[in-house]
Context: one part of a larger RNA
RNA sequence: CUGGGCGUAAAGGGCGCGCAGGCGGCCCGCUAAGUCCGCUGUGAAAGACCGGGGCUCAACCCCGGGGUGUCAGCGGAGACUGGUGGGCUGGAGUAUCGGAGAGGAGUGCGGAAUCCCUGGUGUAGCGGUGGAAUGCGUAGAGAUCAGGGGGAACACCGAUGGCGAAGGCAGCACUCUGGCCGGGUACUGACGCUGAGGCGCGAAAGCUGGGGGAGCGAACGGGAUUAGAUACCCCGGUAGUCCCAGCCGUAAACGAUGUCGACUAGGUGUGGGGGGAUCACUCCCUCCGUGCCGCAGCUCACGCAUGAAGUCGACCGCCUGGGGAGUACGGCCGCAAGGUUGAAACUC
Repeated sequence: CUGGGCGUAAAGGGCGCGCAGGCGGCCCGCUAAGUCCGCUGUGAAAGACCGGGGCUCAACCCCGGGGUGUCAGCGGAGACUGGUGGGCUGGAGUAUCGGAGAGGAGUGCGGAAUCCCUGGUGUAGCGGUGGAAUGCGUAGAGAUCAGGGGGAACACCGAUGGCGAAGGCAGCACUCUGGCCGGGUACUGACGCUGAGGCGCGAAAGCUGGGGGAGCGAACGGGAUUAGAUACCCCGGUAGUCCCAGCCGUAAACGAUGUCGACUAGGUGUGGGGGGAUCACUCCCUCCGUGCCGCAGCUCACGCAUGAAGUCGACCGCCUGGGGAGUACGGCCGCAAGGUUGAAACUC
């Protein structure tokens, strides 16, 4: 000496469940596989290393010595790891009593608004823009009133708030259902952590079949602008956006920060629960979540700072100069679009 890293430089898998594997709490006994010690055997010679010697030196050659191993056998040690038996409750879990929530699925219902239709009133404009025009309107529009239809989304509450593993989730009610938090007691007795493969979930767009279609609106048509205007602005408008079933499997899937556990000053706000003080206002303690500020420490810096990017441990994923390139080829997946795995030549 026996890599260094991954918030922003290259690098955390989009998220979860989990087989194998890796790792694993406290106490006692046994064992002796790992581990450690001793002895014996073996590890050919040459070479290499150390010492000595021979050719005038050296190269070269000769002699002696030591060393060299996931080695074997035998004997021994018993702390640690492993195995095995027994025990424990702090990890993990179960029961019980409370609690909050846009967590998920299904069914039904509601009001506002847009649009359309019918009828009434009513008359010459409406609409749109920077200004206009296309467009709509005397076949009666726009405005206004009444009635009807249909689809989609749920103002205020609403938050710097809540829930979920992530994607994500918001009108109201009901049904079914997952997770989470707190209190006190009882119980199981390490049942745990991580997780290559695998399996499942996974925004939007897109695809297949069927339905639906109010508003919005890629493409497309038209009006403007402009030197041009395949745009920005305006008038229209198809797919789509919505529903059911099935695919796709991607993203600035972001906290650009993997999961789990332990430890390490504080202050302040907020959501949920428990305990205490007080007549009350309010305050104190505590557990879980979510923000801001900040010490030590860390960081090139920015910043992070008990929700770490601090100090450590376990396991997984990933990086190794820029371009070529997330391309080509091949494999696997897909109806397709494409996804995934993923180079090289060449070049700087």
Predicted 3D model of a 348-nucleotide part of an RNA (small-subunit ribosomal RNA, central domain) from an uncultured bacterium. Rfam family: Bacterial small subunit ribosomal RNA. The prediction has a mean pLDDT of 90.